[in-house]
A computed fold for a 97-nucleotide RNA from Neobacillus terrae, annotated as c-di-GMP-I riboswitch aptamer.
Of the family's consensus pairs, 84% are formed in the model.
It was read from a public genome assembly, where an Rfam model found it.

RNA sequence: AAGUGAAAAAGGCAAAUCAUAGGAAACUAUGAGACGCAAAGCCAAGGGCCUGACCCAUUAGAACUACUAUUCUUUUGGAAGGCAGCCGGUUGCCGCA
Numbered sequence: 001a002a003g004u005g006a007a008a009a010a011g012g013c014a015a016a017u018c019a020u021a022g023g024a025a026a027c028u029a030u031g032a033g034a035c036g037c038a039a040a041g042c043c044a045a046g047g048g049c050c051u052g053a054c055c056c057a058u059u060a061g062a063a064c065u066a067c068u069a070u071u072c073u074u075u076u077g078g079a080a081g082g083c084a085g086c087c088g089g090u091u092g093c094c095g096c097a
Stems, first nucleotide, its partner, number of pairs: 003096003012037002017032006035085001041090003046087002048083004055078003060073004
């Protein structure tokens, strides 16, 4: 240096839940709290997953209408928002049974 995580040492983070606040939501922050974690440190323009208020397109139906157009509900996708304790990238403590 690469690989690796048995026993240690110094420590670290903090799930669910609850309270408060933000948000349409996913979720986030702070405090309490510990399920667990060798990276449960950091990175969202690598993959994957979640949300659906607004915008664009789109499926189906309804209303109105002479027709076009319009409105409402709805399906899917894009943009948008989020998740790193999903994989991935990257940095790092101590050691080597």